This is a predicted structure of a 123-nucleotide RNA (SAM riboswitch aptamer (S box leader)) from a Bacteroidota bacterium. It matches the Rfam family "SAM riboswitch aptamer (S box leader)". Rfam's curators write: The SAM riboswitch is found upstream of a number of genes which code for proteins involved in methionine or cysteine biosynthesis in Gram-positive bacteria.
RNA sequence: UUUUUAUAGAGAAGGGUGAAGAGAACGGGCUCAAUGCAACCCUGGCAACCGGUUUCAAUCAUGAAACAUCGGUGCCAAAUCCCGCCAAGCUUACUGAGGUAAGUAAUUUUGGACAUAUAAAUA
Numbered sequence: 001u002u003u004u005u006a007u008a009g010a011g012a013a014g015g016g017u018g019a020a021g022a023g024a025a026c027g028g029g030c031u032c033a034a035u036g037c038a039a040c041c042c043u044g045g046c047a048a049c050c051g052g053u054u055u056c057a058a059u060c061a062u063g064a065a066a067c068a069u070c071g072g073u074g075c076c077a078a079a080u081c082c083c084g085c086c087a088a089g090c091u092u093a094c095u096g097a098g099g100u101a102a103g104u105a106a107u108u109u110u111g112g113a114c115a116u117a118u119a120a121a122u123a
Base pairs, nucleotide, nucleotide: 001123003121004120005119006118007117008116013043014042015041016040017039021032022031023030026084027083028082029081044076045075046074049072050071051070052067053066054065055064056063057062080115085112086111087110088109089104090103091102092101093100094099
């Protein structure tokens, strides 16, 4: 890197070096940043995906719950910061009716798709 599955409005920051950007990419919004961005390092923490431990259920396979003492990752501004595509909904106009047309963004109507991130597996 490919593919598959699961999860994504919860949670968790201080210091050192550093010097102007950062919030994945494109467009946009908004925000963070000289009271110091990115990056790197140290320490601390969160969480419970994998390993692990305990308990329960089960004939087995395995499943459920709990834990965080140990290992592998991950993460520690804002919803994955928000919008973008589709459908429903809503609004307006037209229509006798069925219905038709146009519109809808980011301070937040809902669902889905796409994309992304992380884990576990996979080629």